Record summary:
A computed fold for a 1427-nucleotide RNA from a marine sediment metagenome, annotated as small-subunit ribosomal RNA. The sequence is in RNAcentral, with records from SILVA. Rfam family: Bacterial small subunit ribosomal RNA.
[in-house]
């Protein structure tokens, strides 16, 4: 001393939650000792049993028994002595009012402090003091009689006293009566004298013989002493009054008749309405009376930094109560715990008449309960009764016993000990870890066990001595002091010494975060766990075990509680525009706060002394138990009250005075301020009339209405209502709600300014009373427009709306009620202070001026900006949300709820006032940053417009979906899967499926141990794989043995099993979209912002100009291929103009290097020249020049990221699974199924064609397991044959559309080619499932394609063939080449996709988001209903 928890992140409000510390506790696991505490908190519930109050013979009368001895005996017994003046009982005294217990009651002078008592009492005990003469009658006990179940009880007759009763005397006593002194706050106190009256007692035990008297001694006496009595005083207890503290409700506002007081009386120890007559009508209450709940109060004990807050066990003061409720009795003292009496309820006895009892005393029992002990010892010590004493009694008390309930202290061993044993756990299999721990060496022995020894705590009494005191006394007796013997429950306990062994002793709780402490397994939103956030869906540090570790420790943990943390009720020390909180607004009254000088006084405030705050207990010190707990001892402290002396600065009280606060009196000015009365125009609707005619009206578009009975539209005239246009303005008034035509009356406030005049009269302001918009109520009137409900009409899936026709309360007046509102500046009033800049409305100076006006100053008011400061931030900022004061009002997670229930207003409606069970871990407020908007602003893109071919219709191809099978192997799923992996499934590919085989394996490495090739080849059985036989028979060598191959056995191997949501690496997609960031500065508390926004521009975050930013990185561009132009080099296979030769003809041949062309190097294009336009800029627009012009045209290249996007079946990988199988071989067969649906194409439907003849022009690959030519054969596919080519040389190879001729003439055709028959070709082991191709025959659908879709802006579409990869063979697909070659683009309003700025937002899983309300299911309360 702080932490976690709202959010995507922040700051903030707020609440929930954790860390401490405490406990009479309790539960769960576990537990060696010991000291020293502590223990029925719940039923103040019942209680068996036994103890807890007796004692006194020295106050008094009586007086046993058993048993022993002895003696008698009729043997049955009796008698005397002891026992024994004992026991028990009784009279009488004293205690029993204390000790002990427990909190039910009580909110009270009951506790707590502090005080009165002049309003009282005190037994026992001290002091001082006097006194203790003298009689007298009873009664119990005891004995006989009776009465009763019992408990008791009656009669009769004897007896004693410190028992009871008069009498005697006395006082400083009480009371009266007279005088006088001091005192005091009143009443009145205290002393003194005087007179009268009232008015006590009780003996016991001791000694002695001084005097007396009978005399060994005794009594009167004497004397001691313990008792009685009067009387003062004093301790002690106690009884009574007052001040001041002392829980929670106002959903308890009014209580109260003995109530208040007075007067007299009675009663009491005493005041006092305590009680009574009578008078009189008071008496508390919002500074909380009455009621109701709750509780014993305090010292203290817990907590806390302290103020508080919480409790009130155990000790210690006080109080109350003893089985409920009353009641008095005795007594110094009770309305009594272990008395009485009466009533009640329980419980026992009972002969049914009647009677007994009270554990809230110790133990103890049952009950309830989550919980709480022995029916123990002992008076030995402390203390109390009683007694002269010994003594007795004491369940106060001292001990013991029992619970780890609590503190405290000790132990469970200590050195040494590495091969870091073993086990266990982990693992990258090398290892680590647990761990010097353990054995094992060497040592010690505290507790505990065991044998021995052995206390304090004990001083007393009393017995003996001696001294003092008292007396006549050396008695006696009291004090004091020596001696001696005795007295211990706890207890043979504490404690010592001895013995023998490491021996007999550790557990519990936790390991995401907070909070110290990590891994393996199992498990699989299962079990479970959790104090708060939260963990667990198949790699869980959070279940659950196992290792490890952290913590505390004879304990640890959960639980409850309390106080902290919480400044989270804030006195110290919080708030209130938006988080919850300003009353809708004036106006008062109590209260609370008050200007300036001056006086008094001395409450508050200060100092200072006294007293009193009990003891314990906290603190500090000393000291005793070995230490600590824990107990002694002195201090300190007890923050309080109460007296008292003093001090006045400040508040208060009083004195007097001021004016500057407040007021009041004038003047002229401003205003929708209020209230009643009149008046007025325009507009609306009806009415009547006139003109005219077919529509009008309403919408988004319509219909419902209204009109030919004449509407709407115009005129013209009436009627009635409600509302006041311009002016009009973040102008104006008003407390506030509010308040607008115009005149008149009545009336309130507010500024201004000049002077007079009161003189603090003043702010606030709880009850209280008023005012208080709309709707709404009651009466009674109006009623034109507008219009809740109502009707229709539309909209729409509905449409009880939105829009439309109509249309009633209602609006409007009077009068009453209602009392709310986002009644808002979401900001209470009032005073003061604190920069400034601008309008604006009112007044007033000044200045000017002839006069308005401008300008300066200044008072109020209303606004904008804006500095300190302030605020979570927004923001607020002289109109404060700033700095202060004083007053009022109000908040204290959210939800439930402004509800319920009471109360109290309303005529109702409903307002006020206002909860709690439950339930959550949030609610929330400001801002940031992104998604999103049927939210703005600008751009952009074959987006869309404009075009121009397609798909969606048919036939076939291909993929996929769904079905089906024994399999139809897997994956791929909008965009972004679907002619996709697959650049090519007849076997094989192949993963499927049937069926046969096989198990260190088809495939690698390595060990050992055998044995020797293995392979190929032949025969034989198989579907074959494989089996069996045969033939064959290696190479080095240091002779061990290696190479190689086989067998067995071990490690391992193999898996296209399973998880792309464990992963790399690949790849798709936004998107070739302009964009994503970082340093350092500066701005914000922070998140973050700034840059990167703004004002041009670009295809670009492309550039350029501003700019708190400067700057840099990934991206764009730009370097690379290509393709268009020029040159240069080089010239064979390619090329031929020139010269020659040749040939029907051809670069065919010499030759040639010019062109074309190849293919390596150059050059060119950079807005570079120029008009214009832009800001002089960036750049744009035109234009020259050039093959190409503003990124020339193609390509490769893809930021930061998104999408748990694809992919474990390419490959690699972690976990998991399979291991005579999920491996692995081999024969089939499947991946080619087929009601169906979709997606990609391909080919058509036809004359821009078809179909025959004919006749040109490319590129760009490939080619020796190959491309293959002339040539022959076949209609043809091919067949045959083999020239030439490893390729600018031969080959594939023929280019197609196109042209140019002919032909078909609009038809299901001489368009279309499906299907299908039959013949064939080629390939390859094998074309049955299941290959391409040809010939000839067949000759389907189809005549241009609904809804709805795609692609494409130039050498593009669109059409034409041509190649190439895969490939034995199989393309309409892919990838790739050239030929022929358009149309269109106003333009960005709209659809989809992006970009940038902005704005709202309760979204952040981000709009495929949040979210509300019925229904259905289940539980659970409650109401009603049926039974």
């Nucleotide at each position: 001393a702080g932490a976690g928890u709202u959010u995507g992140a922040u700051c903030c409000u707020g609440g929930c939650u954790c860390a401490g510390a405490a406990c009479g506790a309790a539960c769960g696991c576990u537990g060696g000792c010991g000291g020293c505490g502590u223990g029925g908190a719940u039923u103040a519930g019942g209680c068996a049993u036994g103890c807890a109050a007796g004692u006194c013979g020295a106050a008094c009368g009586a007086g046993a028994a058993a048993a022993g001895u002895u003696c008698c005996u009729u043997c049955g017994g009796g008698a005397a002595c002891u026992g024994a003046g004992u026991a028990g009982a009784g009279u009488g005294g004293c205690a029993a009012a204390c000790g002990g217990g427990u909190g039910a009651g009580u909110a009270a002078c009951g506790c707590g402090u502090g005080g009165g008592a002049a309003a009282c009492c005190u037994g026992c005990c001290c002091u001082u003091u006097g006194g203790u003469u003298g009689g007298g009658g009873a009664u119990a006990a005891c004995a006989c009689u009776c009465c009763u179940a019992a408990c008791g009880g009656a009669g009769u007759g004897c007896u004693a006293a410190u028992a009871c009763c008069g009498a005697a005397u006395a006082a400083u006593a009480u009371c009266a009566u007279u005088u006088c002194a001091u005192c005091g706050c009143a009443u009145g106190a205290u002393g003194a004298a005087u007179u009268g009256a009232u008015g006590a007692a009780a003996g016991g035990c001791g000694g002695c013989c001084u005097c007396u008297a009978u005399u060994u001694a005794u009594a009167a006496g004497c004397u001691g002493u313990c008792g009685c009595c009067g009387a003062a005083g004093g301790a002690u207890g106690g009884u009574c009054c007052c001040g001041c503290g002392u829980c929670c409700c106002a959903u308890u506002a009014g209580c109260u008749u003995g109530u208040u007081g007075g007067u007299g009386a009675g009663g009491u120890a005493a005041c006092g309405g305590c009680u009574c007559a009578c008078c009189a009508a008071g008496g508390c209450a919002u500074c909380g009376a009455u009621g109701g709940g709750u509780a014993g109060c305090c010292g203290g004990c817990c907590u806390u930094a302290g103020c508080g807050g919480g409790u009130g066990a155990u000790c210690g003061g006080c109080c109350a109560c003893a089985c409920u409720g009353g009641g008095a009795c005795u007594g110094a003292g009770a309305u009594a715990c272990g008395g009485c009496c009466c009533a009640g309820a329980c419980u026992c006895c009972u002969a049914c008449g009647g009677g007994a009892g009270g554990c809230a005393g110790c133990a103890g029992u049952c009950g309830a309960g989550a919980g709480g002990c022995u029916u123990c010892c002992a008076c030995a010590a402390u203390g109390g009764g009683g007694g002269a004493a010994a003594c007795c009694c004491u369940g106060a008390u001292g001990g013991a016993g029992c619970g780890a309930c609590g503190c405290c202290g000790c132990g469970u061993g200590g050195g040494u000990g590495a091969u870091g044993a073993a086990g266990c756990u982990u693992c990258u299999u090398g290892g680590a870890g647990u761990g010097u721990a353990a054995a094992g060496c060497c040592c010690u022995u505290u507790u505990a066990g065991u044998g021995g020894g052995g206390a304090c705590g004990a001083a007393u009494a009393u017995a003996g001595g001696g001294a003092u005191g008292u007396u006549a006394a050396u008695a006696c007796c009291a004090u004091c002091u020596c001696u001696u013997a005795u007295u211990g429950a706890c207890g043979g306990u504490a404690c010592c010494c001895g013995c023998a062994g490491a021996a007999a002793a550790a557990g519990c709780u936790c390991c995401g975060g907070c909070u110290a402490a990590c891994u393996u397994c199992g498990u699989g939103c299962c079990a479970g766990c959790a104090g708060c956030c939260g963990c667990g869906g198949u790699a869980a540090u959070a279940c659950g075990a196992g290792g490890g570790g952290a913590g505390c420790a004879a304990g640890c943990g959960u639980u409850g509680u309390u106080c902290g943390g919480a400044u989270u009720u804030a006195c110290u020390g919080g708030g209130c525009g938006u988080a919850a909180a300003g009353g809708g607004c004036g106006u008062c009254u109590a209260g609370g706060c008050g200007g300036g000088c001056u006086u008094u006084c001395a409450a508050g405030u200060c100092a200072g002394a006294u007293g009193u705050g009990a003891a314990a207990u906290c603190c500090c010190u000393c000291g005793g138990c070995u230490c600590a707990a824990c107990c002694g001892g002195g201090g300190a402290a007890c923050u309080g009250c109460a007296u008292u002396u003093g001090a006045u600065a400040c508040u208060g009280u009083u004195u007097g005075c001021c004016u500057u606060g407040a007021g009041u009196a004038c003047a002229g000015a401003a205003g929708a301020g209020g209230a009643a009365a009149g008046c007025g125009g325009a507009a609306u609707u009806c009415c009547u009339g006139g003109u005219g005619u077919a529509g009008c009206g309403g919408u988004g578009a319509a219909a419902u209405g209204c009109g030919u009975a004449g509407a709407u539209a115009u005129c013209a005239g009436g009627a009635a209502g409600a509302a006041c246009g311009c002016c009009a303005g973040u102008g104006g008034c008003g407390a506030a709600g509010g308040c607008a035509g115009c005149u008149u009356u009545c009336u309130g406030g507010g500024a201004u300014g000049a002077u007079a005049c009161u003189g603090a009269c003043g702010c606030u302001a709880a009850a209280g009373c008023g005012c208080g918009a709309a709707a709404g109520c009651g009466u009674g009137g109006g009623g034109a427009g507008c219009a809740a409900a109502c009707a229709g009409g539309a909209u729409u899936a509905g449409a009880u709306a939105c829009c439309c026709u109509g249309g009633u309360a209602g609006u409007c007046c009077a009068c009453g009620c209602u009392g709310u509102a986002a009644a808002c500046g979401a900001u209470g009033g009032g005073c003061a202070c604190u920069a400034g800049g601008u309008g604006u409305u009112g007044g007033g100076a000044g200045u000017a001026u002839c006069g308005a006006c401008c300008c300066u100053c200044u008072c109020a008011g209303u606004g904008c900006c804006g500095a300190a400061g302030c605020u979570a931030a927004c923001g607020c900022a002289u109109u404060a949300a700033g700095u202060g004061c004083c007053c009022c009002g109000c908040c204290u997670g959210g939800g439930g709820a402004g509800u319920a229930c009471g109360a109290u207003c309303g005529c109702a409606a409903g307002g006020u006032u206002g909860a709690a069970a439950c339930u959550c871990a949030a609610a929330g407020g400001a801002a940031u940053u992104g998604a999103c908007g049927g939210g703005g602003c600008c751009c952009c893109g074959c987006a869309c417009a404009a075009g121009c071919g397609g798909u969606g219709g048919a036939g076939c191809a291909u993929g996929g979906g769904g079905u089906u099978c024994a399999a139809u192997u897997c994956g791929a799923u909008g965009c972004a899967a679907c002619g996709c992996g697959a650049a090519g499934a007849a076997c094989c590919u192949u993963a499927c499926c049937g069926g046969g085989g096989u198990u260190u394996g088809a495939c690698a490495u390595g060990u050992a141990u055998u044995g020797g090739a293995a392979a190929a080849c032949c025969u034989g059985a198989g579907a074959g794989a494989u089996c069996a036989g045969g033939u064959c028979c290696u190479c080095c060598u240091u002779c061990g043995g290696g190479a190689c191959c086989a067998a067995u056995a071990c490690a391992c191997a193999g898996g296209u099993g399973c998880u792309g949501c464990a992963u790399g690496g690949c790849u798709g997609u936004c998107g070739u979209c302009a964009g994503c960031u970082c340093g350092u500065g500066u701005c914000g508390u922070g998140a973050g912002a700034u840059g990167u926004u703004g004002g041009g521009u670009u295809a670009a975050g492309u550039c350029c100009c501003g700019c708190a930013a400067c700057g840099a990185g990934c991206g764009c561009a730009a370097c690379c291929c290509u393709u268009g132009c020029c040159c240069u080099u080089a010239g064979u296979u390619g090329c031929c103009a020139u010269c020659a030769g040749g040939u029907u003809a051809u670069g065919c041949u010499g030759g040639g290097a010019a062109c074309u062309c190849u293919a390596a190097g150059g050059g060119g294009a950079c807005u570079g020249c120029u008009g214009g336009u832009g800001u002089u800029a960036a750049g744009c627009c035109g234009g020259a020049g050039g093959a190409a012009g503003g990124u020339g045209g193609g390509g490769a290249u893809g930021a930061c990221g998104u999408c748990a996007a694809g992919u474990c079946c390419u490959c690699a990988u972690g976990g998991c699974c399979c291991u005579u199988a999920c491996g692995u071989c081999c024969c089939g067969g499947g991946c080619u199924a087929c009601a169906c649906c979709c997606g990609u194409g391909c080919u058509a439907c036809a004359a821009u064609g078809g179909c025959c003849g004919g006749u040109a022009c490319a590129a760009a690959g490939a080619g020796u397991c190959g491309c293959a030519a002339u040539g022959c054969c076949g209609c043809g596919a091919g067949g045959u044959g083999g020239a030439g080519c490893u390729a600018a040389u031969c080959u594939c190879a023929a280019a197609a559309a196109a042209c140019c001729g002919g032909u078909c003439u609009c038809a299901g055709u001489u368009c279309g080619g499906a299907u299908u028959g039959c013949a064939g070709u080629c390939u390859g082991c094998a074309a049955c499932u299941c290959g391409a191709c040809u010939g000839c025959a067949u000759g389907a659908a189809g005549u241009c394609g609904g809804a709805a879709u795609c692609g494409c802006u130039a050498g593009u579409a669109a059409u034409c063939g041509c190649g190439g990869a895969u490939c034995a063979g199989c393309a309409c697909g892919c990838c790739g080449c050239g030929g022929u070659g358009a149309a269109u683009a106003c333009g960005u309003u709209c659809c989809c996709g992006g970009g940038c700025c902005u704005u709202g937002u309760a979204c952040a899983c981000a709009c495929c988001g949040c979210c509300c309300g019925u229904c259905a299911c289940g539980c659970c309360a409650u109401g009603g209903a049926a039974g």